The RNA shown here (transfer RNA) has 76 nucleotides and comes from an Actinomycetes bacterium.
The sequence was found in a public genome assembly.
The coordinates come from a structure-prediction model, not an experiment, and the mean pLDDT is 80.
Rfam family: tRNA. By type it is a transfer RNA. From the family's description: Transfer RNA (tRNA) molecules are approximately 80 nucleotides in length.

C1' cells in the first nucleotide's frame, strides 16, 4: 500500500423493513439505615466519529475523509 471491521450517554453495548435514539452500570436527588453500604424511587447526561449526498423522513443507504483494530503483500 489492498481488503475487511469497528465507531451511538462518562464506561460496556442494543437499536428490527428508514419512520418519537435506548438499555446495564456509572453520576445526582429521595426514601430505607443510628452513619455507611446494600435496596428501592426518580432525574440528567448525545454534533450517532467527521463533511457531503440521496429521501417527505437516515443511527442505518450512497459518496468521500478521520481514528482503533484484524489480515495479506512490499523492504529490511
Nucleotide at each position: 500500500g489492498u481488503g475487511g471491521u469497528c465507531g451511538u450517554a462518562g464506561c460496556u453495548c442494543a437499536g428490527c423493513u428508514g419512520g418519537u435514539a435506548g438499555a446495564g452500570c456509572a453520576u445526582c436527588a429521595g426514601u430505607u439505615u443510628g452513619u455507611g453500604g446494600u435496596a428501592c424511587u426518580g432525574a440528567g447526561g448525545g454534533u450517532c466519529g467527521c463533511g457531503g449526498g440521496u429521501u417527505c423522513g437516515a443511527g442505518c443507504c450512497c459518496c468521500g475523509u478521520c481514528g482503533g483494530u484484524c489480515a495479506c503483500c512490499c523492504c529490511a